[in-house]
RNA backbone atom coordinates (compact mmCIF):
# COMPACT_ATOMS: atom_id res chain seq x y z
C1' N A 1 0.00 0.00 0.00
C1' N A 2 -3.89 -3.57 -1.30
C1' N A 3 -7.61 -7.32 -0.03
C1' N A 4 -10.53 -8.98 4.03
C1' N A 5 -12.71 -10.67 9.08
C1' N A 6 -14.80 -9.33 13.71
C1' N A 7 -16.29 -6.03 17.73
C1' N A 8 -18.55 -2.42 20.41
C1' N A 9 -19.86 3.11 19.72
C1' N A 10 -22.48 7.75 17.81
C1' N A 11 -27.16 9.25 15.61
C1' N A 12 -24.70 16.88 15.78
C1' N A 13 -24.21 20.74 20.03
C1' N A 14 -25.60 25.59 22.23
C1' N A 15 -28.76 29.91 22.26
C1' N A 16 -33.08 32.94 20.69
C1' N A 17 -38.17 33.46 18.64
C1' N A 18 -42.99 31.36 17.30
C1' N A 19 -46.08 26.91 18.11
C1' N A 20 -48.02 21.59 19.92
C1' N A 21 -48.93 17.58 23.99
C1' N A 22 -48.73 16.07 29.23
C1' N A 23 -47.88 17.07 34.61
C1' N A 24 -47.50 20.54 38.79
C1' N A 25 -48.36 25.46 40.94
C1' N A 26 -51.07 30.12 41.02
C1' N A 27 -55.38 33.02 39.92
C1' N A 28 -62.33 33.88 39.91
C1' N A 29 -65.16 28.98 36.48
C1' N A 30 -63.69 30.07 30.73
C1' N A 31 -58.99 31.58 30.14
C1' N A 32 -54.18 33.70 31.38
C1' N A 33 -49.19 33.37 33.76
C1' N A 34 -44.85 30.56 35.84
C1' N A 35 -41.94 25.92 36.30
C1' N A 36 -40.72 20.86 34.65
C1' N A 37 -40.80 16.85 30.97
C1' N A 38 -41.61 15.35 25.69
C1' N A 39 -39.46 9.17 20.32
C1' N A 40 -35.74 5.03 18.45
C1' N A 41 -31.53 1.91 17.60
C1' N A 42 -34.42 0.13 15.11
C1' N A 43 -40.34 3.03 17.97
C1' N A 44 -40.73 -1.14 11.89
C1' N A 45 -42.05 -6.58 10.49
C1' N A 46 -45.58 -8.82 14.16
C1' N A 47 -41.46 -13.75 13.76
C1' N A 48 -40.76 -16.03 18.92
C1' N A 49 -41.05 -15.75 24.46
C1' N A 50 -43.32 -13.62 28.79
C1' N A 51 -45.92 -10.07 32.20
C1' N A 52 -50.99 -8.55 32.77
C1' N A 53 -56.52 -9.29 32.03
C1' N A 54 -60.80 -12.38 31.26
C1' N A 55 -62.77 -17.21 30.17
C1' N A 56 -64.19 -23.21 35.72
C1' N A 57 -56.96 -20.16 38.47
C1' N A 58 -57.53 -25.25 33.41
C1' N A 59 -58.75 -32.16 36.18
C1' N A 60 -57.98 -36.89 32.75
C1' N A 61 -57.61 -38.62 27.65
C1' N A 62 -57.45 -37.85 22.30
C1' N A 63 -56.37 -34.65 18.39
C1' N A 64 -53.24 -30.55 17.10
C1' N A 65 -48.87 -27.44 17.43
C1' N A 66 -43.78 -26.45 18.75
C1' N A 67 -38.65 -27.60 20.02
C1' N A 68 -34.47 -31.11 18.74
C1' N A 69 -25.62 -31.85 19.70
C1' N A 70 -23.80 -30.61 25.10
C1' N A 71 -23.39 -27.63 29.49
C1' N A 72 -24.67 -22.97 31.45
C1' N A 73 -27.69 -18.27 31.73
C1' N A 74 -32.78 -16.48 32.18
C1' N A 75 -39.30 -14.96 34.58
C1' N A 76 -39.44 -17.48 29.79
C1' N A 77 -37.96 -18.46 24.71
C1' N A 78 -37.27 -20.94 18.46
C1' N A 79 -32.96 -16.05 22.51
C1' N A 80 -27.92 -15.47 24.49
C1' N A 81 -22.87 -17.36 26.28
C1' N A 82 -19.06 -21.10 26.33
C1' N A 83 -17.88 -25.56 23.94
C1' N A 84 -18.34 -30.44 20.63
C1' N A 85 -18.88 -32.28 15.69
C1' N A 86 -19.76 -31.45 10.26
C1' N A 87 -19.07 -28.04 6.09
C1' N A 88 -16.68 -23.51 3.71
C1' N A 89 -12.18 -20.26 3.76
C1' N A 90 -4.57 -20.10 2.82
C1' N A 91 -6.09 -17.33 7.29
C1' N A 92 -8.58 -13.85 10.87
C1' N A 93 -13.27 -16.25 10.94
C1' N A 94 -18.06 -17.74 9.10
C1' N A 95 -22.00 -21.25 9.05
C1' N A 96 -25.49 -25.55 10.47
C1' N A 97 -34.29 -26.87 11.92
C1' N A 98 -26.94 -30.78 14.19
C1' N A 99 -32.15 -36.75 17.66
C1' N A 100 -33.49 -41.51 14.96
C1' N A 101 -32.72 -44.16 7.90
C1' N A 102 -28.72 -51.54 11.38
C1' N A 103 -38.44 -49.64 14.29
C1' N A 104 -41.90 -49.52 10.01
C1' N A 105 -44.03 -47.31 5.34
C1' N A 106 -43.30 -44.26 1.01
C1' N A 107 -40.30 -41.85 -2.87
C1' N A 108 -35.60 -41.89 -6.01
C1' N A 109 -38.06 -38.62 -12.70
C1' N A 110 -34.92 -39.33 -17.32
C1' N A 111 -31.05 -42.62 -18.53
C1' N A 112 -29.59 -47.54 -17.41
C1' N A 113 -29.36 -54.75 -17.47
C1' N A 114 -30.44 -53.34 -12.55
C1' N A 115 -32.47 -47.87 -7.84
C1' N A 116 -32.01 -51.48 -2.65
C1' N A 117 -31.64 -57.80 1.59
C1' N A 118 -32.08 -56.30 -6.67
C1' N A 119 -30.27 -57.73 -11.50
C1' N A 120 -27.25 -59.56 -15.95
C1' N A 121 -27.03 -55.71 -21.86
C1' N A 122 -21.92 -55.93 -23.69
C1' N A 123 -17.84 -58.58 -21.80
C1' N A 124 -15.02 -62.96 -19.22
C1' N A 125 -15.20 -68.46 -18.24
C1' N A 126 -16.31 -74.21 -17.49
C1' N A 127 -19.37 -77.87 -19.89
C1' N A 128 -22.39 -79.82 -24.07
C1' N A 129 -23.74 -79.74 -29.41
C1' N A 130 -22.65 -78.27 -34.55
C1' N A 131 -19.40 -76.33 -38.43
C1' N A 132 -14.46 -75.13 -40.32
C1' N A 133 -9.07 -75.46 -40.11
C1' N A 134 -4.43 -77.47 -38.38
C1' N A 135 -1.68 -81.48 -35.78
C1' N A 136 -1.00 -86.67 -34.01
C1' N A 137 -2.30 -91.97 -34.05
C1' N A 138 -4.61 -96.33 -36.45
C1' N A 139 -6.70 -98.69 -40.83
C1' N A 140 -7.48 -98.92 -46.31
C1' N A 141 -5.58 -97.65 -51.30
C1' N A 142 -0.13 -98.27 -56.49
C1' N A 143 -1.31 -93.09 -55.91
C1' N A 144 -4.11 -88.30 -55.63
C1' N A 145 -6.73 -89.37 -51.35
C1' N A 146 -10.63 -91.69 -48.09
C1' N A 147 -12.55 -93.53 -43.20
C1' N A 148 -12.36 -93.61 -37.74
C1' N A 149 -10.47 -91.76 -32.99
C1' N A 150 -7.92 -88.06 -29.92
C1' N A 151 -6.60 -82.97 -29.55
C1' N A 152 -5.66 -77.38 -30.45
C1' N A 153 -7.72 -72.85 -32.33
C1' N A 154 -11.85 -69.97 -34.37
C1' N A 155 -17.17 -69.11 -35.19
C1' N A 156 -22.35 -70.08 -33.88
C1' N A 157 -26.11 -72.03 -30.48
C1' N A 158 -27.72 -73.95 -25.53
C1' N A 159 -27.56 -74.92 -20.03
C1' N A 160 -24.86 -72.55 -16.30
C1' N A 161 -21.02 -69.53 -13.40
C1' N A 162 -19.31 -64.39 -12.51
C1' N A 163 -19.68 -59.16 -10.85
C1' N A 164 -12.94 -57.74 -12.08
C1' N A 165 -13.85 -54.44 -16.71
C1' N A 166 -17.33 -51.28 -20.31
C1' N A 167 -21.51 -48.18 -20.58
C1' N A 168 -25.97 -45.11 -17.55
C1' N A 169 -26.85 -41.97 -13.52
C1' N A 170 -26.90 -37.21 -8.41
C1' N A 171 -26.29 -42.08 -6.33
C1' N A 172 -24.53 -49.00 -8.50
C1' N A 173 -23.70 -52.91 -1.95
C1' N A 174 -15.80 -50.46 0.92
C1' N A 175 -10.40 -48.79 -1.47
C1' N A 176 -5.20 -50.48 -2.98
C1' N A 177 -1.97 -54.62 -3.64
C1' N A 178 -0.77 -59.84 -3.47
C1' N A 179 -2.58 -64.72 -3.47
C1' N A 180 -6.37 -67.68 -5.34
C1' N A 181 -9.67 -69.44 -9.42
C1' N A 182 -12.16 -72.33 -15.35
C1' N A 183 -13.16 -67.03 -15.07
C1' N A 184 -14.10 -64.16 -10.87
C1' N A 185 -15.61 -62.30 -6.15
C1' N A 186 -13.65 -60.21 1.32
C1' N A 187 -13.09 -66.16 -1.26
C1' N A 188 -8.21 -65.62 1.82
C1' N A 189 -4.21 -62.31 3.59
C1' N A 190 -1.63 -57.32 4.51
C1' N A 191 -2.46 -52.08 4.93
C1' N A 192 -6.10 -48.05 4.94
C1' N A 193 -11.19 -45.94 5.75
C1' N A 194 -15.86 -46.81 8.17
C1' N A 195 -19.62 -49.40 11.61
C1' N A 196 -20.92 -52.14 16.10
C1' N A 197 -19.50 -54.29 20.83
C1' N A 198 -16.08 -54.51 25.02
C1' N A 199 -12.10 -52.35 27.85
C1' N A 200 -8.58 -48.27 29.39
C1' N A 201 -7.50 -42.86 29.87
C1' N A 202 -9.37 -37.47 29.70
C1' N A 203 -13.90 -34.30 30.11
C1' N A 204 -19.89 -32.14 34.39
C1' N A 205 -21.36 -33.38 29.25
C1' N A 206 -21.71 -33.42 23.78
C1' N A 207 -17.26 -35.82 22.57
C1' N A 208 -11.92 -36.91 22.06
C1' N A 209 -7.46 -40.32 22.27
C1' N A 210 -5.84 -45.55 22.50
C1' N A 211 -6.36 -51.12 22.44
C1' N A 212 -8.92 -55.73 21.15
C1' N A 213 -12.72 -58.54 18.70
C1' N A 214 -16.60 -59.20 15.10
C1' N A 215 -18.92 -59.34 10.50
C1' N A 216 -16.81 -57.70 5.93
C1' N A 217 -20.36 -53.03 4.76
C1' N A 218 -25.08 -51.16 6.51
C1' N A 219 -27.43 -45.99 -0.32
C1' N A 220 -29.96 -41.06 -0.02
C1' N A 221 -34.29 -38.56 1.75
C1' N A 222 -37.53 -37.39 8.22
C1' N A 223 -37.49 -28.48 5.89
C1' N A 224 -41.88 -37.07 3.27
C1' N A 225 -45.25 -39.84 6.66
C1' N A 226 -43.48 -41.51 11.06
C1' N A 227 -40.74 -43.05 15.88
C1' N A 228 -38.34 -41.13 20.42
C1' N A 229 -37.55 -37.22 24.29
C1' N A 230 -39.28 -32.59 26.24
C1' N A 231 -42.81 -28.40 26.21
C1' N A 232 -47.73 -26.09 25.19
C1' N A 233 -55.50 -24.76 27.93
C1' N A 234 -57.82 -20.60 24.90
C1' N A 235 -58.36 -15.45 23.67
C1' N A 236 -55.96 -11.03 23.40
C1' N A 237 -55.68 -3.88 26.08
C1' N A 238 -61.07 -3.71 20.30
C1' N A 239 -58.16 -8.21 27.02
C1' N A 240 -61.12 -6.28 30.97
C1' N A 241 -63.75 -2.81 34.98
C1' N A 242 -67.11 1.37 35.75
C1' N A 243 -70.33 5.49 34.19
C1' N A 244 -73.33 7.60 30.42
C1' N A 245 -76.24 7.51 25.81
C1' N A 246 -79.80 4.88 22.64
C1' N A 247 -84.70 1.36 21.23
C1' N A 248 -88.13 -1.52 16.47
C1' N A 249 -85.53 -6.59 22.63
C1' N A 250 -88.77 -6.03 15.07
C1' N A 251 -89.04 -9.81 10.71
C1' N A 252 -87.58 -14.69 8.47
C1' N A 253 -85.27 -19.73 8.57
C1' N A 254 -83.42 -23.95 11.39
C1' N A 255 -82.81 -26.97 15.96
C1' N A 256 -84.86 -28.22 20.80
C1' N A 257 -88.09 -28.70 25.74
C1' N A 258 -86.66 -35.02 30.90
C1' N A 259 -85.51 -39.42 23.51
C1' N A 260 -82.04 -32.83 26.73
C1' N A 261 -80.98 -28.32 22.08
C1' N A 262 -77.94 -25.21 24.57
C1' N A 263 -74.89 -22.96 28.50
C1' N A 264 -70.75 -22.79 32.63
C1' N A 265 -66.79 -25.25 28.77
C1' N A 266 -62.26 -23.27 25.38
C1' N A 267 -60.93 -28.25 18.75
C1' N A 268 -63.37 -33.03 20.57
C1' N A 269 -64.65 -36.73 24.37
C1' N A 270 -65.03 -38.07 29.62
C1' N A 271 -66.40 -35.98 34.18
C1' N A 272 -69.51 -32.29 36.83
C1' N A 273 -73.37 -28.37 37.53
C1' N A 274 -77.56 -25.75 35.41
C1' N A 275 -81.29 -26.13 32.15
C1' N A 276 -85.95 -23.66 28.04
C1' N A 277 -84.46 -21.54 25.05
C1' N A 278 -80.43 -21.36 21.31
C1' N A 279 -78.03 -20.49 16.32
C1' N A 280 -77.88 -17.98 11.55
C1' N A 281 -79.62 -14.12 8.06
C1' N A 282 -82.08 -9.27 7.24
C1' N A 283 -83.14 -4.80 9.71
C1' N A 284 -82.48 -1.12 13.97
C1' N A 285 -79.92 1.85 17.88
C1' N A 286 -75.30 3.79 19.82
C1' N A 287 -70.18 4.36 18.73
C1' N A 288 -69.06 9.35 24.27
C1' N A 289 -66.15 9.54 29.01
C1' N A 290 -62.98 7.56 33.23
C1' N A 291 -59.72 3.62 34.64
C1' N A 292 -56.52 -0.28 32.82
C1' N A 293 -51.74 3.43 31.40
C1' N A 294 -46.53 4.67 32.87
C1' N A 295 -42.04 2.73 39.71
C1' N A 296 -40.61 -1.08 35.97
C1' N A 297 -37.85 -8.89 35.36
C1' N A 298 -36.46 0.21 35.30
C1' N A 299 -32.09 3.38 33.95
C1' N A 300 -26.91 5.37 35.19
C1' N A 301 -22.25 4.90 37.89
C1' N A 302 -19.04 1.96 41.10
C1' N A 303 -17.41 -2.64 43.62
C1' N A 304 -17.30 -8.12 43.89
C1' N A 305 -18.01 -13.20 41.47
C1' N A 306 -17.89 -15.69 36.56
C1' N A 307 -13.89 -17.33 30.29
C1' N A 308 -18.67 -15.21 28.98
C1' N A 309 -23.98 -14.68 28.75
C1' N A 310 -25.23 -13.13 33.49
C1' N A 311 -25.66 -12.74 38.86
C1' N A 312 -25.01 -10.26 43.71
C1' N A 313 -24.46 -5.63 46.16
C1' N A 314 -24.00 -0.08 47.24
C1' N A 315 -25.09 4.87 45.77
C1' N A 316 -28.09 7.81 42.74
C1' N A 317 -32.24 9.21 39.23
C1' N A 318 -37.86 9.45 38.00
C1' N A 319 -37.29 9.63 32.30
C1' N A 320 -43.45 10.66 26.55
C1' N A 321 -48.50 9.11 27.50
C1' N A 322 -51.48 11.18 22.71
C1' N A 323 -56.77 9.00 20.93
C1' N A 324 -57.76 11.44 13.32
C1' N A 325 -53.57 10.92 17.48
C1' N A 326 -48.46 16.05 20.50
C1' N A 327 -42.87 15.62 20.39
C1' N A 328 -42.26 20.87 15.16
C1' N A 329 -40.45 25.20 12.28
C1' N A 330 -37.15 29.50 11.46
C1' N A 331 -32.59 32.16 12.50
C1' N A 332 -27.50 32.67 14.51
C1' N A 333 -22.71 30.51 16.14
C1' N A 334 -19.60 26.26 16.44
C1' N A 335 -18.24 21.13 14.99
C1' N A 336 -18.32 17.14 10.73
C1' N A 337 -18.41 15.83 5.31
C1' N A 338 -18.32 17.29 -0.07
C1' N A 339 -17.41 20.91 -4.12
C1' N A 340 -14.94 25.36 -5.44
C1' N A 341 -11.72 30.04 -5.32
C1' N A 342 -7.31 32.29 -3.39
C1' N A 343 -2.33 31.88 -1.21
C1' N A 344 5.23 36.19 -0.51
C1' N A 345 2.63 29.43 4.19
C1' N A 346 4.87 23.88 4.99
C1' N A 347 6.55 19.23 2.25
C1' N A 348 8.03 17.54 -2.77
C1' N A 349 12.38 17.76 -8.94
C1' N A 350 7.28 17.80 -10.50
C1' N A 351 2.25 16.21 -10.69
C1' N A 352 0.25 16.89 -6.17
C1' N A 353 -0.67 16.66 -0.75
C1' N A 354 -1.39 19.47 3.75
C1' N A 355 -2.38 24.20 6.51
C1' N A 356 -4.97 28.92 6.55
C1' N A 357 -8.84 32.30 4.60
C1' N A 358 -13.49 33.13 1.57
C1' N A 359 -18.01 31.23 -1.04
C1' N A 360 -21.73 27.34 -2.02
C1' N A 361 -24.05 22.71 -0.69
C1' N A 362 -25.20 18.36 2.47
C1' N A 363 -26.61 15.08 7.12
C1' N A 364 -29.45 8.58 6.29
C1' N A 365 -33.27 4.79 7.85
C1' N A 366 -37.40 6.11 9.95
C1' N A 367 -41.74 8.05 14.05
C1' N A 368 -44.30 5.60 20.27
C1' N A 369 -50.16 3.59 20.82
C1' N A 370 -50.70 -1.99 27.34
C1' N A 371 -45.62 -3.11 28.79
C1' N A 372 -41.03 -5.85 28.79
C1' N A 373 -36.90 -9.80 26.91
C1' N A 374 -35.07 -11.27 22.10
C1' N A 375 -34.83 -12.20 16.67
C1' N A 376 -35.15 -10.30 11.73
C1' N A 377 -35.23 -6.38 8.27
C1' N A 378 -34.04 -0.90 6.73
C1' N A 379 -30.00 2.72 7.31
C1' N A 380 -25.59 7.26 7.61
C1' N A 381 -20.83 7.75 10.02
C1' N A 382 -16.35 7.28 12.60
C1' N A 383 -13.13 4.08 15.59
C1' N A 384 -10.54 -0.22 17.49
C1' N A 385 -8.58 -5.28 17.25
C1' N A 386 -7.07 -9.20 14.11
C1' N A 387 -5.78 -12.03 9.30
C1' N A 388 -3.59 -12.67 4.36
C1' N A 389 -0.66 -10.72 0.15
C1' N A 390 3.20 -7.44 -2.02
C1' N A 391 7.37 -4.04 -1.57
C1' N A 392 11.23 -1.67 1.38
C1' N A 393 14.38 -1.30 5.90
C1' N B 1 -54.26 -1.93 17.42
C1' N B 2 -54.91 -7.54 17.26
C1' N B 3 -55.60 -11.86 14.23
C1' N B 4 -55.91 -14.46 9.46
C1' N B 5 -55.31 -15.24 4.13
C1' N B 6 -53.25 -14.54 -0.83
C1' N B 7 -49.44 -13.59 -4.87
C1' N B 8 -48.34 -18.16 -11.79
C1' N B 9 -48.28 -15.05 -19.34
C1' N B 10 -51.58 -8.39 -20.76
C1' N B 11 -56.41 -10.64 -18.05
C1' N B 12 -58.95 -15.06 -15.76
C1' N B 13 -57.03 -19.51 -14.12
C1' N B 14 -54.83 -25.33 -13.79
C1' N B 15 -50.62 -27.42 -11.46
C1' N B 16 -48.66 -26.82 -5.00
C1' N B 17 -51.56 -30.67 -0.14
C1' N B 18 -48.42 -36.12 -2.25
C1' N B 19 -41.18 -32.40 -5.26
C1' N B 20 -39.38 -35.30 -11.22
C1' N B 21 -41.63 -36.89 -17.78
C1' N B 22 -43.20 -28.63 -16.01
C1' N B 23 -37.08 -24.96 -20.31
C1' N B 24 -45.13 -24.69 -16.58
C1' N B 25 -51.03 -26.42 -19.50
C1' N B 26 -55.83 -23.93 -20.99
C1' N B 27 -59.32 -19.80 -22.34
C1' N B 28 -59.74 -14.64 -23.90
C1' N B 29 -56.58 -10.78 -25.83
C1' N B 30 -52.16 -9.55 -29.20
C1' N B 31 -49.00 -10.73 -33.78
C1' N B 32 -48.32 -13.46 -38.56
C1' N B 33 -50.33 -16.74 -42.37
C1' N B 34 -54.64 -19.34 -44.87
C1' N B 35 -59.86 -18.72 -46.22
C1' N B 36 -63.07 -14.30 -48.37
C1' N B 37 -64.05 -9.19 -53.37
C1' N B 38 -63.31 -7.17 -48.10
C1' N B 39 -64.46 -7.55 -42.77
C1' N B 40 -66.23 -10.95 -39.14
C1' N B 41 -66.47 -16.28 -38.09
C1' N B 42 -63.35 -20.50 -38.79
C1' N B 43 -58.32 -23.13 -39.36
C1' N B 44 -52.85 -23.15 -38.53
C1' N B 45 -48.58 -21.12 -36.20
C1' N B 46 -46.17 -17.66 -32.82
C1' N B 47 -45.28 -14.23 -28.57
C1' N B 48 -45.86 -14.35 -23.35
C1' N B 49 -45.61 -15.87 -16.38
C1' N B 50 -44.04 -19.04 -11.11
C1' N B 51 -43.53 -11.38 -6.33
C1' N B 52 -37.85 -10.92 -4.54
C1' N B 53 -33.75 -13.33 -1.75
C1' N B 54 -31.64 -17.49 0.97
C1' N B 55 -31.82 -22.72 2.49
C1' N B 56 -33.11 -28.41 2.39
C1' N B 57 -32.65 -31.99 -1.69
C1' N B 58 -29.52 -35.39 -7.03
C1' N B 59 -33.68 -32.19 -8.39
C1' N B 60 -38.16 -26.66 -5.86
C1' N B 61 -43.86 -23.16 -9.05
C1' N B 62 -44.49 -27.06 -5.07
C1' N B 63 -41.13 -28.02 1.29
C1' N B 64 -38.75 -24.39 5.20
C1' N B 65 -37.08 -19.20 6.60
C1' N B 66 -36.78 -13.79 5.68
C1' N B 67 -38.51 -9.58 2.88
C1' N B 68 -42.01 -6.90 -0.44
C1' N B 69 -46.94 -5.98 -2.10
C1' N B 70 -52.23 -6.80 -1.73
C1' N B 71 -56.84 -8.39 0.64
C1' N B 72 -60.16 -9.75 4.72
C1' N B 73 -62.23 -10.25 9.87
C1' N B 74 -62.81 -8.29 14.91
C1' N B 75 -66.62 -2.80 19.43
C1' N B 76 -71.17 -2.24 22.55
C1' N B 77 -77.00 -2.81 23.14
C1' N B 78 -80.95 -5.98 21.86
RNA sequence: GGAGUCGGCCAGAUGAUCGCCGGGGUUUUAGGCCCCGGAGGAAAGUCCGAACACCGCAGGGCAGGGUGCUCCAUAACAUGGAGUCGCGGCGACGUGCAGGAAAGUGCAACAGAAAGUAUACCGCCUGCGAAUUGGCCGGGGCGACCCGGCUUAUUCGCCGGUAAGGGUGAAACGGUGCGGUAAGAGCGCACCAGUUUUCCGGGUGACCGGAAAAGCUAUGUAAACCCCACCCGGUGCAAGACCAAAUAGGGGAGCGUUCGAGGGCGGCCCGUCCAAGCUCCCGGGUAGGUCGCACGAGGUCGCGGGCAACCGUGAUCCCAGAUGAAUGAUCAUCACCCCUUGUGCGGGUAACCGGCAGGGGGGACAGAAUUCGGCUUAUGGACGACUCCAACC
RNA sequence: GUCCCCAUCGUCUAGCCUGGUCCAGGACACCGGCCUUUCACGCCGGCGACAGGGGUUCAAAUCCCCUUGGGGACGCCA
Molecule: RNase P RNA; transfer RNA
Organism: Olavius algarvensis Delta 4 endosymbiont